[in-house]
Molecule: transfer RNA
Organism: Pigmentiphaga litoralis
């Protein structure tokens, strides 16, 4: 110093142009003498950030940023 790839609830990871979802984890309720396990409801995400494109962006272009990786 060039290249590539990733960024999504607390964690891990989908969803890849039409007003976001799953496991776990958190509350609360049922089941138990109780705990585990099972069941049920429910909260929690300005989709890294900023600017284009477009009726309409998480997604598509451009920069920025941070994380890993390559090469030198």
């Nucleotide at each position: 110093g060039c290249c590539c790839a990733c960024u999504u609830g607390g964690c891990u990871c989908a969803g890849u142009g039409g007003u976001a979802g799953a496991g776990c984890a958190c509350u609360c309720c049922c089941u138990u003498g109780g705990u585990a396990a099972g069941g049920g409801a429910g909260a929690g995400g300005u989709c890294a950030c900023g600017c284009g494109u477009u009726c309409g962006a998480u997604c598509c272009g451009c920069g920025u940023a941070g994380u890993g990786g390559g090469c030198a």